[in-house]
RNA sequence: GAUAGAGGUUGCGGCUUUUAUCAGUACCCCGGCUCCUAUGGAAGCACCCGCCGGACUGGGGGAAAGGAAACGCCGCCGAAGGAAGGCCGCAGGGCAGCGGUUUUCCUGAUGGUGCGCUGAACAAGCGUAUCAUUGUCAUCAUAGAGUAUGAUGGAGCGCUAUC
Repeated sequence: GAUAGAGGUUGCGGCUUUUAUCAGUACCCCGGCUCCUAUGGAAGCACCCGCCGGACUGGGGGAAAGGAAACGCCGCCGAAGGAAGGCCGCAGGGCAGCGGUUUUCCUGAUGGUGCGCUGAACAAGCGUAUCAUUGUCAUCAUAGAGUAUGAUGGAGCGCUAUC
């Protein structure tokens, strides 16, 4: 350097379908001795009236997207997830948002808890701190075993096997 692998409380990501939630919400139609009321009426001022419209309310009809779960299929083990910046698109302009691409940096993995953000949500996701479990390597110690146990520590640009 090449090839092939391992980690697992559902290993990671993507796509289709179905289901619940979103929600009796947004929105549409009909109505109301209610309230507000541009232009307007009246008018010296103030007050008053009041169509369109709006708020509230009764009735009828009534979604969707994002996010979630399950089955199936596909790609895989920096799988992937983030942070900051550049460029492009959504889109006429700015901020924000979404998607793609690129540079740098962080994270081994899973789970619990606290805080913060996103979110309709007490679901879920992300970040951060901490704890637990676990895989791997290094060092040390103990067992006459090359393996097991324990302790400490490192990070995936790692680890194992073969060539």